[in-house]
RNA sequence: UGAACACGCGCGGGAGAGUCUCCCGACGGAGCGCCGAAGGGGCAAUUCCUCCCCGGAACCUCUCAGGCACACGGACCGCGCGCACGAG
Numbered sequence: 001u002g003a004a005c006a007c008g009c010g011c012g013g014g015a016g017a018g019u020c021u022c023c024c025g026a027c028g029g030a031g032c033g034c035c036g037a038a039g040g041g042g043c044a045a046u047u048c049c050u051c052c053c054c055g056g057a058a059c060c061u062c063u064c065a066g067g068c069a070c071a072c073g074g075a076c077c078g079c080g081c082g083c084a085c086g087a088g
Stems, first nucleotide, its partner, number of pairs: 001088001007082007018032001020031004033068003039064001040062003046056002
């Protein structure tokens, strides 16, 4: 001097599933039905290690939470900036 990876912020993209019935002037609430890509739980494909154990771990799975007009949110992807590390 300084890459990748990681973390944070900003911008852009971002799916699925009834606006069914009832109540209410409306926001909304209840019932049933449904969705999975916030979060959470479970198994474990797998990852680390000489091996085992421990640890990590999915978009798989459950549907607790959340969601099922719009809005918000939204895993993940791209770009930019910041920050720590520090390969070369």
The prediction has a mean pLDDT of 75. Glycine riboswitch aptamer from Nocardioides sp. HDW12B, 88 nucleotides, folded computationally. Its Rfam family is "Glycine riboswitch aptamer". Rfam's curators write: This family represents the bacterial glycine riboswitch. The sequence is in RNAcentral, with records from Rfam. Taxonomically the source falls in Nocardioides (Bacteria, Actinomycetes, Propionibacteriales, Nocardioidaceae).